[in-house]
RNA sequence: AUGCGCAGCCGGGGGAGCAGCGGUCCCCUGUACCUGCAAUCCGCUACAGCAGGGGUGAUGGUCCGACUGAGGACAAGGAUGGGCAGAGCAGCCCGGCCGGGACGGCGUUGAAGCCCGGGUCUUCCGCAAUGGAAAUCCGCGAACCGUGUCAGGUCAGGAAUGAAGCAGCACUAAACGGAAGCUUUCAUGUGCCGGAAGGGCGCCUGGGCCGAGCAGGUCAGGCCGGUAACGGCUGUUUAUCUUCGCUCGAAGCGGACCGCGCAU
Numbered sequence: 001a002u003g004c005g006c007a008g009c010c011g012g013g014g015g016a017g018c019a020g021c022g023g024u025c026c027c028c029u030g031u032a033c034c035u036g037c038a039a040u041c042c043g044c045u046a047c048a049g050c051a052g053g054g055g056u057g058a059u060g061g062u063c064c065g066a067c068u069g070a071g072g073a074c075a076a077g078g079a080u081g082g083g084c085a086g087a088g089c090a091g092c093c094c095g096g097c098c099g100g101g102a103c104g105g106c107g108u109u110g111a112a113g114c115c116c117g118g119g120u121c122u123u124c125c126g127c128a129a130u131g132g133a134a135a136u137c138c139g140c141g142a143a144c145c146g147u148g149u150c151a152g153g154u155c156a157g158g159a160a161u162g163a164a165g166c167a168g169c170a171c172u173a174a175a176c177g178g179a180a181g182c183u184u185u186c187a188u189g190u191g192c193c194g195g196a197a198g199g200g201c202g203c204c205u206g207g208g209c210c211g212a213g214c215a216g217g218u219c220a221g222g223c224c225g226g227u228a229a230c231g232g233c234u235g236u237u238u239a240u241c242u243u244c245g246c247u248c249g250a251a252g253c254g255g256a257c258c259g260c261g262c263a264u
Base pairs, nucleotide, nucleotide: 001264002263003262004261005260006259008056009055010054011029012028013027014026015025019045020044021043022042023041033053034052035051036050037049060258061257062256063255064254065253067252068251071248072247074245076243077242078241079240080239081238082237083236084235085234086233089231091230093226094225095224096223097222098221101219102218103217105214106213113209114208115207116206117205118204119203120202121198122197123196124195125194126193127191128190129188130187131186132185133184134183136179137178138177139176146171147170148169149168154163155162156161
């Protein structure tokens, strides 16, 4: 130097999961052989995918790093949004009280205060009104069983005469109807009515003295209390974003190294 073969290489990383490792899954990097297997998994055990095939074996590979660094894990802090919970907070809302600042109202046609009354309320009496009843007056009112008179007729009698008595007429009882409102009596969801006594909290009202306030409607202020719907606050949890710390880290950059066996 040539040929054959071997080692090595033909992607890596984060998350999740696992006793652990790798793969299947998701994500990052970015180009990097193929086939089969696999999440109530698959294959393995620190030399930690397995099985089969192919390529390469200086076209590049391996290792190192106070370098740059995609992306991820963890912890802490912050912001925003959502859920839940809590506590009356200078918000919002509600209740009570205070003084009487502003506006409004009442007040010299007289406020507040003081004094003297009246009404409203209760009891009794009276008067009136209304309604009922009685009494009074008027009318009407009996085929027999009311009264009077009783034609005719009837009865008694020798006769004189006597008796009962229907209809009619007149009167009347009960009953019925009416009138006046004079009398008596009863009643009352009655009365700008009268008298007496009681009561006086509140309200209304008259008068006298005096002479400027009264009152608390609205707003404002102060005090006390309530309310978790809203606003705000506190706590907790979750999602997203962000800051810092720590950790893993692809890729890039820089550096170092690069074989073994056999044959000719």
Bacterial large signal recognition particle RNA, 264 nucleotides, folded computationally. The prediction has a mean pLDDT of 79. It was read from a public genome assembly, where an Rfam model found it.